[in-house]
RNA sequence: GGUCGCUUAGCUCAACUGGUUAGAGCAUUCGAUUCACAUUCGAAAGGUUAGUGGUUCGAUUCCACUAGCGACCA
Numbered sequence: 001g002g003u004c005g006c007u008u009a010g011c012u013c014a015a016c017u018g019g020u021u022a023g024a025g026c027a028u029u030c031g032a033u034u035c036a037c038a039u040u041c042g043a044a045a046g047g048u049u050a051g052u053g054g055u056u057c058g059a060u061u062c063c064a065c066u067a068g069c070g071a072c073c074a
Stems, first nucleotide, its partner, number of pairs: 001073007010026004019057001028044005050066005
């Protein structure tokens, strides 16, 4: 230098052929249980879906560019 892949909650990851409320586990907070803790159970909070622009009635999803990470080729 070239090709390809990935980026979604604090962490690890889902989300079908674009379709109207973006979810799960762990962690956090609160409650129940316990003399207390742990475990277990219930609930809550937590998201500019990396960024900018475009296509569309509608974008996490499609397209372009930028940034970061990774793999391969040279």
This is a predicted structure of a 74-nucleotide RNA (transfer RNA) from a Minisyncoccota bacterium. Its mean pLDDT, the model's own confidence on a scale to 100, is 82. Its Rfam family is "tRNA". It is annotated as a transfer RNA.